Annotation: Model confidence (mean pLDDT): 80 of 100. This is a predicted structure of a 74-nucleotide RNA (transfer RNA) from a Thermoplasmata archaeon. Rfam family: tRNA. The family's RNA type in Rfam is transfer RNA.

RNA sequence: GGGUCCGUGGUGUAGUUGGGAUAGCAUAGAGGCUUCCGGAGCCUCAGGCCUGGGUUCAACUCCCGGCGGGCCCG
Repeated sequence: GGGUCCGUGGUGUAGUUGGGAUAGCAUAGAGGCUUCCGGAGCCUCAGGCCUGGGUUCAACUCCCGGCGGGCCCG
């Protein structure tokens, strides 16, 4: 340099097929209930779509560029 796959809370992951729901789940964090105290359990809260543009009534999702990463080829 060419091809291909990926990028979603602190961490891991689903959702992308075929555009529309309050973006779900687990874990970690904060508060509460419970307990003699703690743990476990239960309830609540905060926290996320890599970036710029395009298409569309509407984009995490489709298209193009950029950035970063994995694999293959040279």